[in-house]
C1' cells in the first nucleotide's frame, strides 16, 4: 500500500427505508430490622465525521477518521 469486517444509551448487543429499542449498570421507590435478592418507575442517543440519493435514512451510495482480520512492500 491492496482486499475484507465494523462504529447505535456508561458496557455487551439489536432496529424490512417510515414509532431508536432490550439487557447488565445507575437513580427513585416497595419489600426487609439492615443488606442481598425479586418486583414496580425513572434518567440516560439527535447512531463515528461531512455530504449525496429520497417525501422520509441507523439502514442505500461516495469520501474521511478509528478499531479488527487478512494479503503484500521496505527496512
Nucleotide at each position: 500500500a491492496g482486499g475484507g469486517g465494523u462504529g447505535u444509551a456508561g458496557c455487551u448487543c439489536a432496529a424490512u427505508g417510515g414509532g431508536a429499542g432490550a439487557g447488565c449498570a445507575g437513580c427513585g421507590g416497595a419489600c426487609u430490622u439492615u443488606g442481598a435478592u425479586u418486583c414496580c418507575g425513572c434518567a440516560g442517543g439527535c447512531u463515528g465525521c461531512u455530504g449525496g440519493u429520497u417525501c422520509a435514512a441507523g439502514u442505500c451510495c461516495a469520501g474521511c477518521c478509528g478499531c479488527c482480520c487478512u494479503u503484500g512492500c521496505c527496512a
A computed fold for a 75-nucleotide RNA from Azoarcus sp., annotated as transfer RNA. Its Rfam family is "tRNA". It is annotated as a transfer RNA. Its mean pLDDT, the model's own confidence on a scale to 100, is 80. The sequence is in RNAcentral, with records from ENA.